[in-house]
Context: one part of a larger RNA
RNA sequence: GGCGCACGGUGGAUGCCUUGGCGAAGAGAGGCGAUGAAGGACGUGGCUGACUGCGAUAAGCCUCGGGGAGCCGUGAGCAGGCUUCGAUCCGGGGAUUUCCGAAUGGGGCAACCCGGUGAGUCAAUAACUCACCAUUCGUUACUGAACUCAUAGGUAACGAAAGCGAACUCGGGGAAGUGAACCAUCUCAGUACCCGAAGGAAGAGAAAGCAAAAUUGCGACUCCCCUAGUAGCGGCGAGCGAACGGGGAAGAGCCCAAACCGCGUGCGGCGUAGCCGCGCAGGGUGUUUUUCGCACGCGGGGUUGUGGGAUCCGACGUGACCUCUGCGAACAGGUCAGGGAGUUACAAAUCGACACGCUAGCUGAACCAGUGUUGGAAAACCUGGCGACACAGGGUGAUAGCCCCGUAGGCAAAAGCGUCGUUCGACUCCCCGCUGGAUUCCCGAGUACCACGGGACACGUGAAACCCUGUGGGAAGCUGGGGGGACCAUCCUCCAAGGCUAAGUACUACUCUUCGACCGAUAGUGAACCAGUACCGUGAGGGAAAGGUGAAAAGAACCUCGACUAGAGGAGUGAAACAGUCCCUGAAACCGUGUGUCU
Numbered sequence: 001g002g003c004g005c006a007c008g009g010u011g012g013a014u015g016c017c018u019u020g021g022c023g024a025a026g027a028g029a030g031g032c033g034a035u036g037a038a039g040g041a042c043g044u045g046g047c048u049g050a051c052u053g054c055g056a057u058a059a060g061c062c063u064c065g066g067g068g069a070g071c072c073g074u075g076a077g078c079a080g081g082c083u084u085c086g087a088u089c090c091g092g093g094g095a096u097u098u099c100c101g102a103a104u105g106g107g108g109c110a111a112c113c114c115g116g117u118g119a120g121u122c123a124a125u126a127a128c129u130c131a132c133c134a135u136u137c138g139u140u141a142c143u144g145a146a147c148u149c150a151u152a153g154g155u156a157a158c159g160a161a162a163g164c165g166a167a168c169u170c171g172g173g174g175a176a177g178u179g180a181a182c183c184a185u186c187u188c189a190g191u192a193c194c195c196g197a198a199g200g201a202a203g204a205g206a207a208a209g210c211a212a213a214a215u216u217g218c219g220a221c222u223c224c225c226c227u228a229g230u231a232g233c234g235g236c237g238a239g240c241g242a243a244c245g246g247g248g249a250a251g252a253g254c255c256c257a258a259a260c261c262g263c264g265u266g267c268g269g270c271g272u273a274g275c276c277g278c279g280c281a282g283g284g285u286g287u288u289u290u291u292c293g294c295a296c297g298c299g300g301g302g303u304u305g306u307g308g309g310a311u312c313c314g315a316c317g318u319g320a321c322c323u324c325u326g327c328g329a330a331c332a333g334g335u336c337a338g339g340g341a342g343u344u345a346c347a348a349a350u351c352g353a354c355a356c357g358c359u360a361g362c363u364g365a366a367c368c369a370g371u372g373u374u375g376g377a378a379a380a381c382c383u384g385g386c387g388a389c390a391c392a393g394g395g396u397g398a399u400a401g402c403c404c405c406g407u408a409g410g411c412a413a414a415a416g417c418g419u420c421g422u423u424c425g426a427c428u429c430c431c432c433g434c435u436g437g438a439u440u441c442c443c444g445a446g447u448a449c450c451a452c453g454g455g456a457c458a459c460g461u462g463a464a465a466c467c468c469u470g471u472g473g474g475a476a477g478c479u480g481g482g483g484g485g486a487c488c489a490u491c492c493u494c495c496a497a498g499g500c501u502a503a504g505u506a507c508u509a510c511u512c513u514u515c516g517a518c519c520g521a522u523a524g525u526g527a528a529c530c531a532g533u534a535c536c537g538u539g540a541g542g543g544a545a546a547g548g549u550g551a552a553a554a555g556a557a558c559c560u561c562g563a564c565u566a567g568a569g570g571a572g573u574g575a576a577a578c579a580g581u582c583c584c585u586g587a588a589a590c591c592g593u594g595u596g597u598c599u
Base pairs, nucleotide, nucleotide: 001598002597003596004595005594006593007592008591009590015584016548017547020519021518022516023515024514025513026512027511028510029508030507031164032163039100040099041098042055043054044053046078047077050074051073061094062093063092064091065090066089070082071081072080105114106113107112115133116132117131118130119129120128135161136160137159138158139157140156141155142154143153168199169197170196171195172194173193179186183235209218210217222249223248224247225246226245232240233239253500254499255498256444260300261299262298263297264296265295266294267293268292274285275284276283278328279327280326281325282324305478307443308442309441310440311438312437313436314435316433317432319336320335321334322333323332338431339430340429341428342427350426351425352424353423355419356418357417358416359415361411362410363409367384369383370382372381373380385402386401387391393405394404395403449473450472451471452470453469454468455467459485480495481494482493483492484491535542536541555583558570559569560568561567
């Protein structure tokens, strides 16, 4: 030195464990913010570096409930306190809430600097304290030029907005890598990304729709399954890719504009002709009026495609009372009665009650079984009982239905909140409807449509309809107009150029409950641990490692060596210390000690 054996060191694999993750289901909630958010800075404890909580009232203040013996966070200790006169703790409501941040008095290198006005305080115009003072838009009021009126402008009050937020939604913009085995049309893809806007969903939505070719039929929208990888589109390449119809989920329909009537305001014309609806009689009003025309505003009316409506004429039915006086009829308005409807559209605001939930909780069966066995410990084994609408789960010194927390089941709210669903009451709104005829009036205009250029439709210009529109042209108006995939006719079908609309659908930052042939510390989130930390980078940004003593600290009093170390040896605790905080198990590489053997 090699090989072997034994015993160690180092190292941290493996096993076991789980405080943390991952995924899913069902509910809830779907926003927060100038009443100052999200996110921070700095403070705050008797002693306090960090985290957590909180804000100069600062690990907290008040109040109302719950709860019932301990408490002063993590987190020990010292010191000092609180608490059955109910603390700590949990929940509802309230108070306080520095500075920065949309940040908003002005500025600024965020958490800082400097003001104005009015109050207070003061000897003080100093200092200090409090309140207000940004911008834009809207409404209202006042004021007010050139320029008489007016307008522009100015001032003030009140209200709103802004900023943040995971995905989902709609809109405005909009790539490339890639595929086509190259590449240019094409594809990727209207994707990624940027911007804007909003909601708990958004968007769409009550036919100028489909369908069919027979004098058939369907009847808003949305989503799912088929139709169907079909019909089609396509350097007919790569690829792209419907609809009708059928089956389901859900289900809901409405309001304006216009004609006409009334009222008001403004302007203009005319210049007293009148008006108070009608008849008779009275009475009233009027020259700043009335009437006529135009415009605007408000109210009524009206909303459709077997066309609808307005206006006029006719017929039918329709409670009571009042409306300058008398009589008459009718109309209109009002009150009451009766009837109907309603807050998600159809008009709109809210309250109360009931019911059911949410935000703390309460109750909840059965062995303190055996001086049994093993053991450090009984929940194990043995023996004997008991409960069960509860043998889900967790904990307890090993494996517990009956020890503890719980579980099944059953209850509970002073206060605040919720309920498209239930009921009732307040409250609010509506109550001239139907029918016949006439034709004078109305029925969404720079619109439809056409041409050119584009886009979007599964559809790449194609025979290319339908939809959108940049430029130019430009209708008809109900004897009207659009569509049915060029176009024309016939036929069928619908009524554009205004608007609203729940549900079924999408998503999950957040809350609650539950689950997993999901992970178990090189896994599972980057993060089980003080992690978006340490650290790196000028910056955008990148981004770790790191879990386990024991049942209980019982965390080793005391002694010896040593430097009043470190460490070690005794002693002691413990079931175990080769469980000693570098702590469960403790593999291998690697390094030793002893011994055997070979050279």